């Protein structure tokens, strides 16, 4: 140069057009307890960036960006 695959919370991962965008860990408060662990209850926290379909996009197409494979 070619070609495949991925990108949603701090990590690790669901969602596959109309969901309040959730789950496990983690932060942070609280509860148990002398304490301190685990437990157990709440809280923060997120759709790679632009642009097209579309009534309505995280989801569908196009481009670019990052990242990771294969070939040479």
């Nucleotide at each position: 140069a070619g070609g495949c695959c991925u990108g949603u919370a701090g990590c690790u991962c669901a969602g596959a057009g109309g969901c309040u965008a959730g789950a496990g860990c983690a932060u942070c408060c609280g509860a148990c307890u002398c304490a301190u662990a685990a437990u157990c209850g709440g809280u923060u926290g997120a759709c790679c960036a632009g642009g097209g379909u579309u009534c309505g996009a995280u989801u569908c197409c196009c481009u670019g960006c990052a990242g990771g494979c294969c070939c040479a």
Overview
This is a predicted structure of a 72-nucleotide RNA (transfer RNA) from Parcubacteria group bacterium Gr01-1014_3. It matches the Rfam family "tRNA". Its family is annotated with triplet codon-amino acid adaptor activity in the Gene Ontology. Lineage of the source: Bacteria > Bacteria candidate phyla.